[in-house]
Context: one part of a larger RNA
RNA sequence: UCAUGGCUAAGGAACUCGGCAAAUUAACCCUGUAACUUCGGGAAAAGGGGUGCUUCCAGCAAUGGAGGUCGCAGAGAAAUGGUCCAGGCGACUGUUUAACAGAAACACAUGGCUAUGCGAAAUCGAAAGAUUAAGUAUAUGGCCUGACACCUGCCCGGUGCUGGAAGGUUAAGGGGGGACGUUAGCAGCAAUGCAAAGCGUUGAACUGAAGCCCCAGUAAACGGCGGCCGUAACUAUAACGGUCCUAAGGUAGCGAAAUUCCUUGUCGGGUAAGUUCCGACCUGCACGAAUGGUGUAACGAUCUGGACGCUGUCUCAGCCAUGAGCUCG
Numbered sequence: 001u002c003a004u005g006g007c008u009a010a011g012g013a014a015c016u017c018g019g020c021a022a023a024u025u026a027a028c029c030c031u032g033u034a035a036c037u038u039c040g041g042g043a044a045a046a047g048g049g050g051u052g053c054u055u056c057c058a059g060c061a062a063u064g065g066a067g068g069u070c071g072c073a074g075a076g077a078a079a080u081g082g083u084c085c086a087g088g089c090g091a092c093u094g095u096u097u098a099a100c101a102g103a104a105a106c107a108c109a110u111g112g113c114u115a116u117g118c119g120a121a122a123u124c125g126a127a128a129g130a131u132u133a134a135g136u137a138u139a140u141g142g143c144c145u146g147a148c149a150c151c152u153g154c155c156c157g158g159u160g161c162u163g164g165a166a167g168g169u170u171a172a173g174g175g176g177g178g179a180c181g182u183u184a185g186c187a188g189c190a191a192u193g194c195a196a197a198g199c200g201u202u203g204a205a206c207u208g209a210a211g212c213c214c215c216a217g218u219a220a221a222c223g224g225c226g227g228c229c230g231u232a233a234c235u236a237u238a239a240c241g242g243u244c245c246u247a248a249g250g251u252a253g254c255g256a257a258a259u260u261c262c263u264u265g266u267c268g269g270g271u272a273a274g275u276u277c278c279g280a281c282c283u284g285c286a287c288g289a290a291u292g293g294u295g296u297a298a299c300g301a302u303c304u305g306g307a308c309g310c311u312g313u314c315u316c317a318g319c320c321a322u323g324a325g326c327u328c329g
Base pairs, nucleotide, nucleotide: 001324002323003322004321005320006319007318008317010315011314014313019310027051028050029049030048031047036041038147052069053068054067055066056065057064058063070074082308083307084306085305086304087303088302089300090299094106095105111144112143113142114141115140116139122131123130124129148295149294150293151292153225154224155223158222159221160218161217162216163215164214167213168212169211173207174206178202179201180200181199182198185194186193187192226244227243228242229241230240253287254284265281266280267279268278269277
């Protein structure tokens, strides 16, 4: 000097990103216990008191009552909840990044959409075959949501999916008009020209499914959910009107929010003093309804703010023990 323990005057979070760490609390008995609530909880809420030994009495006893008595201290050691208030998120128990993340992430019960009638759909396999399932729509698979309460608005123009079949487009195939090559033959003195059948090459019209175009439906499918101008007898604002565009122009609820840039918005609360926190306002850069919206008791090694208690976290250090290091021997 470091590490690990123990103690500390006065103060008591002034430390710090943050009470991190430490301390407080603690067992059992009696008493007592709020808001809120899904009436189960919350709850060991909170808060208060007691605990040794011994005499007598009651009792079979456990134990209880009335006295006495010792210590600084009686759950005499060890082990053994600090508590409360408010908010965000997630309902909950659970699961997770073996070795930096335990969470608000995943899962979940619930709700919905969708596929599938059984030789099921889906999946693996080249197939046989297998899983599903020795199941049968109260079943199985896929996708989303995520207890519960109240709810879940408008848009089918785009993309997807489902259905439709009149028309357009359209492949291989079918079809083979025609064209070309070859040459028996014919013409020609010859060069050469014409050229049937056959064979070969090419090939028009016509025909030809799904798909696409097309017509509908569908948003708890992917997704989307406006702008400008004017107007009320103070001012301000605009219930109201006009106009442009759109498939439709954001409904209920919430809102400086895990979302708000400007921003430490403004007002109120809490503090002597508060970029955080709580309650409001609404000017929502850029909330919004199962990519769920808003609430919510209980729960959480969750995150945020506050209070009491408590303390060497600190003011500001000191001492002791053990171990290591260092110096000397």